A computed fold for a 184-nucleotide RNA from an Actinomycetes bacterium, annotated as c-di-AMP riboswitch aptamer (ydaO/yuaA leader). Its mean pLDDT, the model's own confidence on a scale to 100, is 79.
[in-house]
RNA sequence: GCGGUCACCGCGUCGAGUCCGUCAGCCGGUCGGGGGGACGACCAGCAGGCGGAGCCGGGGAACCAACCCUCUGGGGUCAAUCGCCUCCAGGCGGCGGCACACACCAGUGCCGACGAGGACGAGGCGACGGGCAGGUCGAGCCCGCACCCGUCAGCUCACCCGGUAGACGUCCGACUGAACCAAG
Repeated sequence: GCGGUCACCGCGUCGAGUCCGUCAGCCGGUCGGGGGGACGACCAGCAGGCGGAGCCGGGGAACCAACCCUCUGGGGUCAAUCGCCUCCAGGCGGCGGCACACACCAGUGCCGACGAGGACGAGGCGACGGGCAGGUCGAGCCCGCACCCGUCAGCUCACCCGGUAGACGUCCGACUGAACCAAG
């Protein structure tokens, strides 16, 4: 000097995932005394339970929509979807072989190559959607996961129910907005 990892503080990113109160727990500080301890009161922080506010999501009339859909199940949260092509399991089809069976017709099992088709998933291309420190335009770089309901749900007043997590680290140009500081 460079790279990686961990911890803390500040400031931030995606996201509804924030704030207030209360209870007891942990930990630190201040006060009460001449000092220490114990005890008590108060303050701050951390995580948790409960309650509330805000924010987010679901169910749910009339009217409207639909008038079709229902195993090819259907539906929800989310940006996380759609289309085409290729690969792929099980099963299916006729053909060939072996075994069993056989009066006849026929049948069963296993193996092999071929054929159609092809779930989940993988790869490629395209469309569209989402993110990157106020906003817009441009440039560049990324993401398109995961989970849930359980045969069932269009919208939807009243009404009912649920969530308030988790994962991370940007800083290139122009225009423009706001805040703060300084001066007057």